[in-house]
RNA sequence: UCUCGAUAAAGGCAAAACUGGUGAAAGCCAGUGACGCAAAGCUAAAGGGGCUAAGGUGUGAGAUUCACACUAAGCCAGCCAGUUACCGAA
Numbered sequence: 001u002c003u004c005g006a007u008a009a010a011g012g013c014a015a016a017a018c019u020g021g022u023g024a025a026a027g028c029c030a031g032u033g034a035c036g037c038a039a040a041g042c043u044a045a046a047g048g049g050g051c052u053a054a055g056g057u058g059u060g061a062g063a064u065u066c067a068c069a070c071u072a073a074g075c076c077a078g079c080c081a082g083u084u085a086c087c088g089a090a
């Protein structure tokens, strides 16, 4: 240095739920909380995968309008992945 991850040391993050806010939604922000995490740090058109569908397009019905389908550069990294990194037992 690389790989690896200990009943080690110093620490870190924070699921669900609840409350408030925000958004069309997925989700996100803050507080409480801790399921867990050796990367649960960062990266989302420009690696893969997943979620939502306001707006747009199409179809059907059709009185106002309603339903269905497709569509993201909108969202998820605590799905895989890329990339950076603390410590140093076996």
Stems, first nucleotide, its partner, number of pairs: 004088002012037002017032006035078001041083003047080002049076003055071007
A computed fold for a 90-nucleotide RNA from Bacillus pinisoli, annotated as c-di-GMP-I riboswitch aptamer.
Its mean pLDDT, the model's own confidence on a scale to 100, is 87.